[in-house]
Molecule: c-di-GMP-I riboswitch aptamer
Organism: Chloroflexota bacterium
RNA sequence: UCCCGACAAAGGCAAACCGUCCGAAAGGGCGGGACGCAAAGCCACGGACCUAAGGCCUUCACAGGCUAGGGCAGCCGGGUUGCCGAA
Repeated sequence: UCCCGACAAAGGCAAACCGUCCGAAAGGGCGGGACGCAAAGCCACGGACCUAAGGCCUUCACAGGCUAGGGCAGCCGGGUUGCCGAA
C1' cells in the first nucleotide's frame, strides 16, 4: 500500500412508524425515532424495481393502455473518496 473486517477503541449513519413541508405520484427535506449498516459517504454509468405529471394510442364520454427528461445509492454491479487496525 492492497485485500480483509474483530462481541476492539473513538466517533458516524438511521429502517419501520409519527409530525410537518415539497411533489401529480413514486419519492424527498426537516424534527422525533432506531430495524439495521464498515462505506447505510458521494455519483443514476449498466441492470432490477417504483411512479406516470406531460406525451402518444384507444374511447362519444367515463376510463384504459404505453412511455422517464421523474424516482430508488438501505436491490445488485460499477466508479470515486474516506475513519480505525486484531486475526